[in-house]
């Protein structure tokens, strides 16, 4: 000087599913039933080799189903580390 991979921070985008019924102190609360999956978690598939990595697949414990918050993932910027010359 550079920046492929990785980590962190900031910022922008970001889906799905009842503000159903009842109660009530009328709240975004409580209960019942019905649903969703892209926080997390669990399980298998698969891939390498005997153990590891483990999915955007499955489960729905958790979380969620007007708004807000959250939100896998993607883009941009900066920093750190590493790599290269």
């Nucleotide at each position: 000087a550079u920046u492929g991979c990785a980590u962190c921070g900031a910022u922008g985008g970001g889906a799905g599913a009842g503000u159903u019924u009842g109660g009530u102190u009328u709240a975004c609360c409580c209960a019942a039933c019905g649903c969703c999956g892209a926080a997390g978690g669990c399980g298998c598939a698969a891939u390498g080799c005997c153990c590891a990595u483990g999915a955007a697949c499955g489960c729905u414990c958790a979380g969620g189903c007007a708004a807000a918050u959250g939100g896998a993932c993607c883009g941009u910027c900066g920093a750190u580390a590493u790599u290269u010359a």